[in-house]
RNA sequence: GCUGAUCCUGCUGGAGGGUACUGCUAUCGGAAUUCCACUAAGACAUGCAAGUCAAAUUACUCGCAGAAGUAAUUGGCGUACGGCUCAGUAACACGUAGCUAAUCUACCUUUAGGAUGGGUCAAACCCGGGAAACUGGGGGCAAUUCCCAAUAAGUGAAAAAAUCUGGAAUGAUUUUUCGCUGAAACGAGACACGCUAUUGUGCGUGAAUCGCCUUAAGAUGAGGCUGCGGCUGAUUAGGUUGUUGGCGGGGUAAUGGCCCACCAAGCCGAAGAUCAGUACGGGCCUUGGGAGAAGGAGCCCGGAGAAGGACACUGAGAUGAGGGUCCUAGCCCUACGGGGUGCAGCAGUUAGGAAACCUUUACAAUGCGCGAAAGCGUGAUAGGGGAAUUCCGAGUGCCAAUAUUUAUAUUGGCUUUUGCCAAGUCAAAACAGCUUGGAGAAUAAAGGGAGGGCAAGAUACGUGCCAGCCGCCGCGGUAAUACGUACUCCCUUAGUGGUAUCCGUGAAUAUUGGGCCUAAAGCGUCUGUAGCCGGCUUGAAAAGUCCUUGGUGAAAUCCGCGUGCUUAACGCGUGGAAUGGCUUAGGAUACUUUCAGGCUCGAGGACGGGAGAGGUUGACGGAAUUUCUAGGGUAGCAGUGAAAUGCGAUAAUCCUAGAAGGACCACCAGUAGCGAAGGCGGUCAACCAGAACGUGCCUGACGGUGAGAGACGAAAGCUAGGGGAGCGACCCGGAUUAGAUACCCGGUUAGUCCUAGCCGUAAACGAUGCAGACUAGGUGUACUAAAACCUAAGUGGUUAUGGUGUGCCGACGCGAAGGCAUUAAGUCUGCCGCCUGGGAAGUACGAUCGCAAGGUUGAAACUUAAGGGAAUUGGCGGGGGCGCAUACCAGGGGUGGAUGCUGUGGUUUAAUCGAACGAAACGCCAGAAAACUCACCAGGGCCGACAGCAGAAUGAUGGACAGUCUGAAGGGCUUUCCUGACACGCUGAGAGGUAUUGUAUGGUCAUCGUCAGCUCGUACUAUGAAGCGUCCUGUCAACUCAGGCAACGGGCGAGACCCACAUUCUUAGUUGCUAGCCGUUUUUCCAAAAGCGGUGCACUCUAGGAAGACUGCCGAAGCGAUUUGGAGGAAGGAGUGGUCGACGGUAGAUCGGUAUGGUCCGAAUGCCCUUGGGCUACACGCGGCAUACAAUGGUUGCAACAAUGAGUUCCGACUCCGCGAGGAGAAGGUAAUCCCCGAAAUGCAACCUUAGUUUGGAUUGUGGGUUGAAACUCACCCACAUGAAAAUGGAAUCCCAAGUAAUCGCGCGUCAUCAUCGCGCGGUGAAAACGUCCCUGCGCCUUGCACACACCGCCCAUCAAGCCAGCCGAGUGAAGCUGAGAUGAAGCGCUUUCCUUCGGAAGGUGCUGAUUCUUUGUUUUGCAAGGGGGGC
Repeated sequence: GCUGAUCCUGCUGGAGGGUACUGCUAUCGGAAUUCCACUAAGACAUGCAAGUCAAAUUACUCGCAGAAGUAAUUGGCGUACGGCUCAGUAACACGUAGCUAAUCUACCUUUAGGAUGGGUCAAACCCGGGAAACUGGGGGCAAUUCCCAAUAAGUGAAAAAAUCUGGAAUGAUUUUUCGCUGAAACGAGACACGCUAUUGUGCGUGAAUCGCCUUAAGAUGAGGCUGCGGCUGAUUAGGUUGUUGGCGGGGUAAUGGCCCACCAAGCCGAAGAUCAGUACGGGCCUUGGGAGAAGGAGCCCGGAGAAGGACACUGAGAUGAGGGUCCUAGCCCUACGGGGUGCAGCAGUUAGGAAACCUUUACAAUGCGCGAAAGCGUGAUAGGGGAAUUCCGAGUGCCAAUAUUUAUAUUGGCUUUUGCCAAGUCAAAACAGCUUGGAGAAUAAAGGGAGGGCAAGAUACGUGCCAGCCGCCGCGGUAAUACGUACUCCCUUAGUGGUAUCCGUGAAUAUUGGGCCUAAAGCGUCUGUAGCCGGCUUGAAAAGUCCUUGGUGAAAUCCGCGUGCUUAACGCGUGGAAUGGCUUAGGAUACUUUCAGGCUCGAGGACGGGAGAGGUUGACGGAAUUUCUAGGGUAGCAGUGAAAUGCGAUAAUCCUAGAAGGACCACCAGUAGCGAAGGCGGUCAACCAGAACGUGCCUGACGGUGAGAGACGAAAGCUAGGGGAGCGACCCGGAUUAGAUACCCGGUUAGUCCUAGCCGUAAACGAUGCAGACUAGGUGUACUAAAACCUAAGUGGUUAUGGUGUGCCGACGCGAAGGCAUUAAGUCUGCCGCCUGGGAAGUACGAUCGCAAGGUUGAAACUUAAGGGAAUUGGCGGGGGCGCAUACCAGGGGUGGAUGCUGUGGUUUAAUCGAACGAAACGCCAGAAAACUCACCAGGGCCGACAGCAGAAUGAUGGACAGUCUGAAGGGCUUUCCUGACACGCUGAGAGGUAUUGUAUGGUCAUCGUCAGCUCGUACUAUGAAGCGUCCUGUCAACUCAGGCAACGGGCGAGACCCACAUUCUUAGUUGCUAGCCGUUUUUCCAAAAGCGGUGCACUCUAGGAAGACUGCCGAAGCGAUUUGGAGGAAGGAGUGGUCGACGGUAGAUCGGUAUGGUCCGAAUGCCCUUGGGCUACACGCGGCAUACAAUGGUUGCAACAAUGAGUUCCGACUCCGCGAGGAGAAGGUAAUCCCCGAAAUGCAACCUUAGUUUGGAUUGUGGGUUGAAACUCACCCACAUGAAAAUGGAAUCCCAAGUAAUCGCGCGUCAUCAUCGCGCGGUGAAAACGUCCCUGCGCCUUGCACACACCGCCCAUCAAGCCAGCCGAGUGAAGCUGAGAUGAAGCGCUUUCCUUCGGAAGGUGCUGAUUCUUUGUUUUGCAAGGGGGGC
């Protein structure tokens, strides 16, 4: 690191240490058992790595004449050590402990003896062959060479006798006889003496010392045998014929099938033989707290190997690294005849590879070989060089002042480790070291990182899902703490990062120390073999166990102390630990074990009466379906959501009677019963089996589990033979559907049934292995036992108790939780099975079982950071419940069709500026686009505060008449006047921006939604996310209120408060109203009417204040909240309407109202500059409106009734003119005063009479009016004329429940002009519902979920393209092992012939047997057309 969040399971990654390589960097020293082990035990040029010597001979050399030197040969010893490597080997190879009564041992030490006689050739010399390597012949000679003989000695046989050692004689010792074999080097000799004289050091004697042979011991080294120990695979289960043993031989130093002949048939193996793979083993080393895990190259011990394979010789010792022979592969030389060679010794080369040094010095030290010794030799070894490979140590300075950004710089002073220079010392030599002196801060810091894990930046710039980073999570799509650079910081430090790998982290293979109901994991069930485990008690033994003890367990390693290098690392000395083991001897006996006894509680048996769908076989019965027959009867039946196919006039369905046949077994029937599980259901009988209870009679631990093995094992399926009524995969029709290989319907075959046999699997589940013991209870039920009570005396009823089974609830405890809880998932014991991230995959291959289908066993490559469990909160559901809404229902009127207006898309255009896009964009921003507005287009013009630089008195700069260009213009140009101190240009930096980002923002608004929700404190519950409260019941418009309740309270919303309207009262009475009263004018015969003026405030009205409604009262229901009916009242249950919009969601809208971060333009993307154009375009689509289609109407005439509002650049009465729009005068009005102001629908009267009309008014023409600078693009109005579409509108869809819809006009806003718009006002004035959750949605509760970007979610399979690794594969190669056959180098044994210097030459034969060829089997592997799955 999985989730929105949580707990758990589980893996992945990181942090530590070791090893190898590698990037960047680097001052010095010491130590090291470091440095081609990992890959190629591949191949090697060149030089060196084993010689030496008082034995012998020869040649040569000498101012020195010697035990002289050099060279060669014969001879002795050595070359079997040292050095290198790890291919092979799973083995007595190694380790450890033993045995050898089954053995050998040169040199060395000790013991006892001995050494007699005789013979031979190589070099050299001479003559030859050959390219070379090398080699032939001749005559001659020495020895510590070799040979012959003697003796000693050995050995075999026979006989005899005892002694010694010992656990045991097969051993040793002794005697006699015979056979066989069979030693020696009197060699060297310093020195001394003597002799000799051809003066050559020749001969002789003595002699230290060295050497030779034999014998017996020792020491050392080696051979052989044995117990135990340490890898993987069973997808390797059987192996073996010299195999196992015996007898007799052969062979060896020696045992042994080591080899041979004969005899027997054994031997090994589930405690893992055989086979395959891998691997030198150990001491040790890395890591870990340890147990362990991993490694084992270097050092030490042991083994093995020397290009691959084989063989012997010599020798004390070899099957021999720098000896030999042969074969194979390779290389080299060659005169082609023939020869040579083996670095896994030291350096070095080449190849391979990520990967590893100098062709150095010396034998001075240590050791080894030879030698009497001096000495010689020694790539062993000791030194040096190279490599930061590891470990350890040191340094890259210190102080003061000044300056500033507090970390550096400058100046001055100090010190000299290290480095440099010089001298001495040390050293085989050289390097290094040590001692002393000199100059001089000089000669010396990097690597990695800074989002989290994980120490260190909420820094800047660049980039813009690009470039890149990233172990894992993840970062980057224009404000990147994650990329790159800079600055700053952090870690380590002469180092520091990366890659690979090992241990640890990992209790993540769990012995210590895990799990298996649901996360991976209990075999489908039982019986039972091996194994493991096993009741009470007595005695014996002493295997396990425990104690003591002798030996061994190499050194190095490790620990303590001491000591030496300046310290340390390192080394040395000393002591100890450890090696946890094996072995010897003695003891203990509790437990386990073994043996011998006893017991009864485990287990089993016996007896008793009961229970049961337990099993097998047979017989019998029953209702129903179907078919058939007969009769009755007539047109339908059947089927579905609706239909159709189908059946039916050959008479169905239906009714009655009968027959046939197959399958099944209603009710009883039950969280009842039985069985190991699968499973078992009509009745009766027979046979078989198990369990429970009771008795406590018998046996006496007889038991538990159970790898392999065996038996049983639903359904489907298979084989053979029957059977076939119903049902019914497949199949055929009919429907449904976009399709429908389905769901629905009609038919129907296998099958279902029986007999015999196979299959062997299921969600074969309690997803819970079997057995035993222990740990609170409560309540049902079945069987059984034996009591008590009742009784109607029944085969009756009730109650309590014990045992066994089967359910529910529940304490402790357990569990991640859900939950389990005496029927455990609690606490313990025994045994078995199984699990170890997801996928690939229960697949492939192999084996095995099966007739087949298939079953069992059962991987890997590759891929991936998750997969999973339980629970939580939301969201969702064509889940459920409750409630609600103009959501639907019942109605009214529209839209969608026509024409016009308006907005938008699209198209067009120089431009048709931009924003808004489901509801929640589209008469919206815009509450008025002719200019302006204006952001768009085509032209023209204008503008840079401030700072720095540079310029400037030869006049910077600004302005302008006229002409010309121009749409126009001192805007440019021509021309020349005026002005008077700053300022053209460049670099920065600004003003301004309706430029960009509403996904950087503030603010505002829309919408869910006026829906009833949202949330907090404390307490409580839960491991936790969270829950509770907020739930339940009722009630309400409402989380409105009431009752209950582990909750009790609070807040934001709802409500209330506020405004308007409706009733009444009161106050006030102008500009309002004026009834009544008074006056006056006009008309009038009077009566009366109209007007005007007063008075008045009654009424209306205006605008202030009060009252009123609260379920208050009554009836009914209810615990209550409240509901329902009623009274009164202007108003009744929220009176009606408004304002008011919770927590939040929609990255909703707006940077173009304003504000604002970042980015951009900056003389243009600026300009309160200007001319003109455009936003008004027009094949078309969509939204919103207006007007209509007409008679409930149109036209004409007459007549009536409002309210809200506005008015000084304004409203404008009234009069005149004009058909009219309007014009000319003009009173009044800053307004309850004047004016806009005529309301219209309506009423009355007349005409029209169902027509494209007297409906409808679009379009067009002519003539006018008004506003304005301007009316062409592009305004409004008037008059006359013209008179289009349209006759009620498809699918679909919108609004509305009362003064509402519909209809009618009026005012205001914007405004110079322009209203089919918006906001208000009044007039006329309905129909229908008082319900429901069907559609659309909303709220609450509950339920499921694999969703959480939350169903517009998630996700499965196939298909297209690409990549990757497996599998199968016709075939075709390679390699290893192995069986058989052939071949037969070399060697050894025997033997023949010849020569003979006694050894050779040429054969023959037997054995071992390399190599090569052919072929069998098996394993591994390369390539492969094609096939088929998997992953990304």